[in-house]
Context: one part of a larger RNA
RNA sequence: CUGGGCGUAAAGGGAGCGUAGGCGGCUCUUUAAGUUAGAUGUGAAAUACCCGGGCUUAACUUGGGGGGUGCAUCUAAAACUGGAGAGCUUGAGUGCGGAAGAGGCAAGUGGAAUUCCUAGUGUAGCGGUGAAAUGCGUAGAUAUUAGGAGGAACACCAGUGGCGAAGGCGACUUGCUGGGACGUAACUGACGCUGAGGCUCGAAAGCGUGGGGAGCAAACAGGAUUAGAUACCCUGGUAGUCCACGCUGUAAACGAUGAAUACUAGGUGUUGGGGGUAUCAACUCCCUCAGUGCCGCAGCAAACGCAAUAAGUAUUCCGCCUGGGGAGUACGAUCGCAAGAUUGAAACUC
Numbered sequence: 001c002u003g004g005g006c007g008u009a010a011a012g013g014g015a016g017c018g019u020a021g022g023c024g025g026c027u028c029u030u031u032a033a034g035u036u037a038g039a040u041g042u043g044a045a046a047u048a049c050c051c052g053g054g055c056u057u058a059a060c061u062u063g064g065g066g067g068g069u070g071c072a073u074c075u076a077a078a079a080c081u082g083g084a085g086a087g088c089u090u091g092a093g094u095g096c097g098g099a100a101g102a103g104g105c106a107a108g109u110g111g112a113a114u115u116c117c118u119a120g121u122g123u124a125g126c127g128g129u130g131a132a133a134u135g136c137g138u139a140g141a142u143a144u145u146a147g148g149a150g151g152a153a154c155a156c157c158a159g160u161g162g163c164g165a166a167g168g169c170g171a172c173u174u175g176c177u178g179g180g181a182c183g184u185a186a187c188u189g190a191c192g193c194u195g196a197g198g199c200u201c202g203a204a205a206g207c208g209u210g211g212g213g214a215g216c217a218a219a220c221a222g223g224a225u226u227a228g229a230u231a232c233c234c235u236g237g238u239a240g241u242c243c244a245c246g247c248u249g250u251a252a253a254c255g256a257u258g259a260a261u262a263c264u265a266g267g268u269g270u271u272g273g274g275g276g277u278a279u280c281a282a283c284u285c286c287c288u289c290a291g292u293g294c295c296g297c298a299g300c301a302a303a304c305g306c307a308a309u310a311a312g313u314a315u316u317c318c319g320c321c322u323g324g325g326g327a328g329u330a331c332g333a334u335c336g337c338a339a340g341a342u343u344g345a346a347a348c349u350c
Stems, first nucleotide, its partner, number of pairs: 004321003007304002012318001014201004021194003025088007033081002035077008049065006091191001092188003096183002103177007110154001115149007125136002162169002206247006215241002220236004258317006266295011299306002323350003332343004
């Protein structure tokens, strides 16, 4: 390379948009690049194969014949792929109508709670633990009442509920804004799928500058525990956590399951939409579309299990794997302020 694979054995890129490329719906006409058939030329000789000859045989040697993937030219065919032209509506998209949603961004507002400050009441403890101590408190704490300040998070509702490509998103109001599903069939008429490079987004931690700082809390300090205890427990506590702008670009970024399309028994929940039947009305029942769960047949699977949200049956495109360790290391390169990230070996060893 081929082949075989990628839920858990090695292996799906963190996610999207999209360039080149690859692949691509139905009908008709045409072309003849691919494709198919035929003919001609070429495909040197030797070798190899087949039938013979010569050395007593064989090896060896020699005559004849056939074959020869392929290449070029010509002729023909037109089903399929490609090219050109014309048309279609099922794929895709636009428009219209109503409605659901923690989708995003910005501004404003709210209550509960913690902490702190001030004032009142009040007196000896509070706090904490397995038990204690450090700590706080007669300079009046804890408790309680009133007032104030400030920051962060939004109990109940809350739900294998919803939305988002993923990361993720949860108080309320207003403004701006993105997307999908459903219904109707008005319009465009294949405009599609995937996507190497590329671009953008991307939890937490971390970094830069400037703010902010209530609670929590790496580091650190003290008290315990212990043989020791650089820990688990306790009392404190700084970065950080929050905001703005910029950087970083990684996660068990997980459904450990790439995207798209088609097909393949059923049953039962739930969310959103549409249609019908009945009714005074209602989720009373039926049908259907899209999502989200559970169970289960065939099939698949090493098993576990998956099973219309496939890990089933097929097609297209991309990414990735090839024994364990060495090692996601070294070196080089690119990116980064740094931390580091991306790409990524070998010797050696079992």
Molecule: small-subunit ribosomal RNA, central domain
Organism: uncultured bacterium